Predicted 3D model of a 100-nucleotide RNA (Glycine riboswitch aptamer). It matches the Rfam family "Glycine riboswitch aptamer". Rfam links the family to the GO term glycine biosynthetic process. Its mean pLDDT, the model's own confidence on a scale to 100, is 76.
[in-house]
RNA sequence: UGGAGGAACAUCCGGAGAAUCCCCGCGUCCGGCGGGGUGCCGAAGGUGCAAGGCGGUUUCUGCCGCUGAAUCUCUCAGGCGAAAAGACGGAUUUCUGAAU
Numbered sequence: 001u002g003g004a005g006g007a008a009c010a011u012c013c014g015g016a017g018a019a020u021c022c023c024c025g026c027g028u029c030c031g032g033c034g035g036g037g038u039g040c041c042g043a044a045g046g047u048g049c050a051a052g053g054c055g056g057u058u059u060c061u062g063c064c065g066c067u068g069a070a071u072c073u074c075u076c077a078g079g080c081g082a083a084a085a086g087a088c089g090g091a092u093u094u095c096u097g098a099a100u
Base pairs, nucleotide, nucleotide: 005096006095007094008093010092011091012090013089014088019038021037022036023035024034025033026032039080040079041078045076046074048072052067053066054065055064056063057062
């Protein structure tokens, strides 16, 4: 000099699923608040692991341990009108920054 890539998640845009369920109490009478029950959802967060990798055993085409991703899995947490939140994607900004 350059701006591949990365980060922040700052601003903006898009963004799914699932009971306006039942009982009790309060109450400003409302899709409200608190507690309990049943059913359900997966896309905050979290759990689990395939190939592969590493190590051990030492010859078993084997076994054992560690590591190991996701929108998969579980449903702990969270959620089940709207709003909010929301993985993920896009734009802008800032920082960092490989090759040359």